[in-house]
RNA sequence: GCCAGAGUAGCUCAGCGGUAGAGCAACGCUUUCGUAAAGCGUAGGUCAUCGGUUCAAGCCCGAUCUCUGGCU
Numbered sequence: 001g002c003c004a005g006a007g008u009a010g011c012u013c014a015g016c017g018g019u020a021g022a023g024c025a026a027c028g029c030u031u032u033c034g035u036a037a038a039g040c041g042u043a044g045g046u047c048a049u050c051g052g053u054u055c056a057a058g059c060c061c062g063a064u065c066u067c068u069g070g071c072u
Stems, first nucleotide, its partner, number of pairs: 001071007010024004018055001026042005048064005
């Protein structure tokens, strides 16, 4: 330099155009003499950035940035 994949909550990941979710972690409550475990609940998101398409974009298109792999 070329090709491909990935970027969504603190972490690991779903979400194939119509309300942004799960598990773990955090916090609170219940339970216990107490802790752990368990149960219930709460909070946490500029969906990498910018632009475009659309009535409507995490999702489709383009550019850019970062990471991973391959080729040379």